[in-house]
RNA sequence: CAGAGGCGCGGUUGCGAUGAGUCCCGAUGGGCAGAGGGUGCCGAACCCGCUUUGCAUCCCAUCGGAAAAGGCAAAACCGCCGAAGUACAUUUCCCGUUCGGCUGGGGGAUGUGCUGGUUGCGUAUCCGAACAGGUGCGUAACUGUCACGGCAGAGCUGCCGUGGAGUGCUG
Numbered sequence: 001c002a003g004a005g006g007c008g009c010g011g012u013u014g015c016g017a018u019g020a021g022u023c024c025c026g027a028u029g030g031g032c033a034g035a036g037g038g039u040g041c042c043g044a045a046c047c048c049g050c051u052u053u054g055c056a057u058c059c060c061a062u063c064g065g066a067a068a069a070g071g072c073a074a075a076a077c078c079g080c081c082g083a084a085g086u087a088c089a090u091u092u093c094c095c096g097u098u099c100g101g102c103u104g105g106g107g108g109a110u111g112u113g114c115u116g117g118u119u120g121c122g123u124a125u126c127c128g129a130a131c132a133g134g135u136g137c138g139u140a141a142c143u144g145u146c147a148c149g150g151c152a153g154a155g156c157u158g159c160c161g162u163g164g165a166g167u168g169c170u171g
Base pairs, nucleotide, nucleotide: 001171002170003169006081008080009079010078011077012076013075016072024065025064026063027062028061029060030059031058036048037047038046040102041101042100043099044098045097084115085114086113087112088111089110090109091108092107093106094105095104116143117142118141119140120139121138122137123136124135125134126133145164146163147162148161149160150159151158152157
């Protein structure tokens, strides 16, 4: 520098189901309470409402309308073989009526460490509607690679066993 492992890794797009007759909107009826309410919390501004009460907010029922995101299945395309994932640290962007602060969550970049890959089972955790999915740990099997040992084969090679790790292996 170029390659290999195989249900190999990741990304994007469209379709589909789920999400869900849910969130939400409107109408009608009812309920609690009686001054507050609008982001998980605090403060300021702004908006709606207020000591009467049918009236803001909140809750329930009926009727009508009616989503989306993430995640998922297969497909197509793209980039690849530390592909990628994860832990920690630093940094940056996004999430509400507006702003500031706190907290929480999500994304990007850089550095260091760990994990060869896939699957099943168990368990923990994250997001979530979920029994889906992600991730960690343990365990079992399969698989590729090299080393060691053994058997067979004319060399190349094949089979069996044990072990290591990709900072590896082959050219």
Lysine riboswitch aptamer from a pig gut metagenome, 171 nucleotides, folded computationally. Of the family's consensus pairs, 100% are formed in the model. The RNAcentral record of the sequence draws on MGnify. Model confidence (mean pLDDT): 80 of 100.